Description:
The part of an RNA shown here (large-subunit ribosomal RNA, domain VI) has 248 nucleotides and comes from a Verrucomicrobiota bacterium. Model confidence (mean pLDDT): 86 of 100. The RNAcentral record of the full RNA draws on ENA.
[in-house]
Context: one part of a larger RNA
RNA sequence: CGUAGGAAUUUUGAAGGGUUCAUUACCUAGUACGAGAGGACUGGGAAUGACGUGCCUCUGGUGUUCCGGUUAUUGCGUCAGCGGUACCGCCGGGUAGCUAAGCACGGGAAAGAUAAGCGCUGAAAGCAUCUAAGCGCCAAGCUUUUCCUAAGAUAAGAAUUCUAUGAGAGUCCUGGUAGACUACCAGGUUGAUAGGCUGGAUGUGUAAGUGUAGUAAUACAUUGAGCUAACCAGUACUAAUUUACUCU
Numbered sequence: 001c002g003u004a005g006g007a008a009u010u011u012u013g014a015a016g017g018g019u020u021c022a023u024u025a026c027c028u029a030g031u032a033c034g035a036g037a038g039g040a041c042u043g044g045g046a047a048u049g050a051c052g053u054g055c056c057u058c059u060g061g062u063g064u065u066c067c068g069g070u071u072a073u074u075g076c077g078u079c080a081g082c083g084g085u086a087c088c089g090c091c092g093g094g095u096a097g098c099u100a101a102g103c104a105c106g107g108g109a110a111a112g113a114u115a116a117g118c119g120c121u122g123a124a125a126g127c128a129u130c131u132a133a134g135c136g137c138c139a140a141g142c143u144u145u146u147c148c149u150a151a152g153a154u155a156a157g158a159a160u161u162c163u164a165u166g167a168g169a170g171u172c173c174u175g176g177u178a179g180a181c182u183a184c185c186a187g188g189u190u191g192a193u194a195g196g197c198u199g200g201a202u203g204u205g206u207a208a209g210u211g212u213a214g215u216a217a218u219a220c221a222u223u224g225a226g227c228u229a230a231c232c233a234g235u236a237c238u239a240a241u242u243u244a245c246u247c248u
Stems, first nucleotide, its partner, number of pairs: 001152001005163007015149004021049004026044002033038001051106005059100004066093005071086006110144003117137004172188005193239003196235005203227002209222005
């Protein structure tokens, strides 16, 4: 821009794409077969591998925004307590998120028309012949079925509702389940969108100060203490103001 008014929501499916895997053991059955050794077809129910898709409850990894230990040096006048630098100084753990080695699921069944092939009935041609009329069976292939995209499918589809008494959308702002930007999504006071605060979860592992014991290092008590990111709730304290613009 189009889909001949403008929109919101829900859809149909022309067409296109994805998937189509393999192995092992068990039962049928030590059966059929075979002198024996050996050892099935078929059918059934399991498990596993690789592959694919999704996810983070569990097991882990990472987690330079969380907690703790510790070395050297430096600063806060000194002690104590802290801060800076040294690869995050080094080390031990670890929330959210991301993630695999972790978890879940998938490759199923069926139908129709067929190929090669196998047939029934059956003449031309008193026989024979699957074929000439007629009727069957049959493939990982074809068309459906299954999953995904899909009306620019220009043949541009359909339904419901709203709307010149202004529907709806955008700008702007708070943001993230989204993201290079854009877009998308959640919100904008008739509000929990983000921050803050409060409570919780989680993590770390018993803060500082004080007291007691010891010459002291230190230990014990207060004390599962103090602190705690991205997590879960609650709460308008702060910021989402007021306008303006497009479409008739």
The organism belongs to Verrucomicrobiota, within Bacteria.